This is a predicted structure of a 73-nucleotide RNA (transfer RNA) from Candidatus Doudnabacteria bacterium RIFCSPHIGHO2_02_FULL_42_25. It matches the Rfam family "tRNA". Rfam links the family to the GO term triplet codon-amino acid adaptor activity. The family's RNA type in Rfam is transfer RNA. It was read from a public genome assembly.
RNA sequence: GUGGGUUUAGCUCAUUUGGUAGAGCGCCGCUCUGUGGCAGCGGAGGUAGCGGGAUCGUAGCCCGUAACCCACC
Repeated sequence: GUGGGUUUAGCUCAUUUGGUAGAGCGCCGCUCUGUGGCAGCGGAGGUAGCGGGAUCGUAGCCCGUAACCCACC
């Protein structure tokens, strides 16, 4: 340089055909316990790498760009 992939909550990942984003773990509170753990209940936390476009409306489509990974030269 060429082609492809990934980027969504603190971490690991979902989100079938566009309709205002979820799970597990973790974190906080409560119950339980002599204490801790386990278990149960409840809660906080992201508007989707960044920018732009199409659309009534996008994490999912189009363009540009950044980081990382793979293959080839």